[in-house]
Molecule: transfer RNA
Organism: Candidatus Buchananbacteria bacterium
């Protein structure tokens, strides 16, 4: 320098054909227990890497950029 992939909650990941952003772990509260763990219930937490575009509507489609990974030179 060229090609490909990834970026979504604190961590690991899902998200279909564009139509209200979810799961597990973790965290907070409550129940259970003498207490804890385990288990059960409830809850908080997201400008979906970034800047634009298309659309009534974008995590999803299009373009640029950034970071990381792989291949090639």
């Nucleotide at each position: 320098c060229g090609g490909g992939g990834u970026a979504u909650a604190g961590c690991g990941c899902a998200g279909u054909u564009g139509g209200u952003a979810g799961c597990g772990c973790g965290c907070g509260c409550c129940g259970u227990u003498c207490g804890g763990g385990a288990c059960g219930g409830c809850g908080a937490g997201g400008u979906c890497g970034u800047g634009g575009g298309u659309u009534c509507a974008a995590g999803u489609c299009c373009c640029g950029c950034u970071a990381c990974c792989c291949c090639g030179a």